[in-house]
RNA sequence: AGAGCAGGCCGCCUUAUCGCCGCGUACUUGUUACGGGGAGGAAAGUCCGGACACCAUAGGGAAGCAUAGCGGCUAACGGCCGUCGUCCUGAAUUCGUUCGGGAAAGGACUAGUGCAACAGAAAGGAUGUACAGGUAAUGCUGUAGUGAAAUCAUGUAAACUCUAUGCGGUGAAAUGUCAUGUAAACCUACGUUUGAGGAUGCCCGUCCGAUGUAGGAGGGUAGGCAGAUCGAGCACUGGGGUAACCCUUUGCCUAGAUAAAUGAUAAGGAUCCGCCUCGGCGGAUACAGAACCCGGCUUAUAGGCCUGCUUUUUUU
Numbered sequence: 001a002g003a004g005c006a007g008g009c010c011g012c013c014u015u016a017u018c019g020c021c022g023c024g025u026a027c028u029u030g031u032u033a034c035g036g037g038g039a040g041g042a043a044a045g046u047c048c049g050g051a052c053a054c055c056a057u058a059g060g061g062a063a064g065c066a067u068a069g070c071g072g073c074u075a076a077c078g079g080c081c082g083u084c085g086u087c088c089u090g091a092a093u094u095c096g097u098u099c100g101g102g103a104a105a106g107g108a109c110u111a112g113u114g115c116a117a118c119a120g121a122a123a124g125g126a127u128g129u130a131c132a133g134g135u136a137a138u139g140c141u142g143u144a145g146u147g148a149a150a151u152c153a154u155g156u157a158a159a160c161u162c163u164a165u166g167c168g169g170u171g172a173a174a175u176g177u178c179a180u181g182u183a184a185a186c187c188u189a190c191g192u193u194u195g196a197g198g199a200u201g202c203c204c205g206u207c208c209g210a211u212g213u214a215g216g217a218g219g220g221u222a223g224g225c226a227g228a229u230c231g232a233g234c235a236c237u238g239g240g241g242u243a244a245c246c247c248u249u250u251g252c253c254u255a256g257a258u259a260a261a262u263g264a265u266a267a268g269g270a271u272c273c274g275c276c277u278c279g280g281c282g283g284a285u286a287c288a289g290a291a292c293c294c295g296g297c298u299u300a301u302a303g304g305c306c307u308g309c310u311u312u313u314u315u316u
Base pairs, nucleotide, nucleotide: 001312002311003310004309005308006307007306008305009304010303012269013268014267015266016265017264018263020038021037023035024034025033026032027030040287044298045297047296048295049294050293052171053170054169055168059204060203061202064167065166066165067164068163069083070082071081072080073079084106086103087102088101089100090099091098092097107162108161112160113159114156115155116154129144130143131142132141133140175226176225177224178223186216187215188214189213190212197208198207199206200205233252234251235250238247239246240245270285271284272283273282274281275280276279
């Protein structure tokens, strides 16, 4: 220097004009002026965990789902970190092992069931092969042969299953509140505690229920605010810990729409590619786009940078 593997980071920039969505200040209260803010590492998939909210349901049981060495981290987790064992691989080796990298579905097969290629006469358990011996009789006995295993009970749980632990449900269209409107009328059926009908996935149980329930035909409204962005918050300082992570100094406030803003144009610059007259010209700059929030996982991603390991070549 090249290649490969593993991990991490960045992921176009600046200015001007016009436009869009919030915020602050000012007044002359306006489609006003000025100032300031305005997508991501995944905002995605909605897979796992939590926060928060609600319940006519939250109880018991069966079923179902998830997890699985040991220890730690965390609000929590099926996530993360460390470590032991197993397997793969490279190097060294005193051939005992040691070191480096990587993988994963690492509880239990003397509870039960299933499955076990090929070979072999026959295998998860015998309709016993050949030879020999033996008996009243019988694979009763020995040897041979196949195989990991031949009356010795072996392996296998991304086989059923068992064990341990966890799991109430719904999900921001949750929920609260203000305003507006109204038909608690009409028709049909059933019913009013001897209860129609309904909620809870199933069963039991529990609960709601008379201004009722189901259907019909119709009438009205379909707006605002809160939830909602100051939080398990971000960046730095110092400390503890192998690490995940924890404590701490100082500073900061960083989208909040509601059919949904985050855009367009121009100029300059950056990186890469192509062409040639070597200084210019042309082209490209990914994946993608908030909607209650947070921690993870997974997936997509042009191009660039960094770290570690392995290997090849060259030079000293």